[in-house]
Predicted 3D model of a 72-nucleotide RNA (transfer RNA) from a Candidatus Yanofskybacteria bacterium. It matches the Rfam family "tRNA". Rfam classes the family as a transfer RNA. Rfam's curators write: Transfer RNA (tRNA) molecules are approximately 80 nucleotides in length. The coordinates come from a structure-prediction model, not an experiment, and the mean pLDDT is 85. NCBI's taxonomy places the organism under Bacteria, Bacteria candidate phyla, Candidatus Yanofskyibacteriota.
RNA sequence: CGCGGGGUAGCGCAGCGGUAGCGUGCCGGGCUCAUAACCCGGAGGUCGUGGGUUCGAAUCCCACCCCCGCAA
Numbered sequence: 001c002g003c004g005g006g007g008u009a010g011c012g013c014a015g016c017g018g019u020a021g022c023g024u025g026c027c028g029g030g031c032u033c034a035u036a037a038c039c040c041g042g043a044g045g046u047c048g049u050g051g052g053u054u055c056g057a058a059u060c061c062c063a064c065c066c067c068c069g070c071a072a
Base pairs, nucleotide, nucleotide: 002070003069004068005067006066007065010024011023012022013021018055026042027041028040029039030038048064049063050062051061052060
């Protein structure tokens, strides 16, 4: 240098053109004598960066950065 996969909430992941969600964790409340479990609510996101296409991009295209693997 070449090829493939990946980068989305603190962490693990879904979402594959139409207002970004699930689990867990965190905060508050309920239940309980109390704790755990369970139930309800809430906060938390420049979707790796910069461009392009489009009425509209996490999603499609291009370049770059980072991680994992393959080949050499």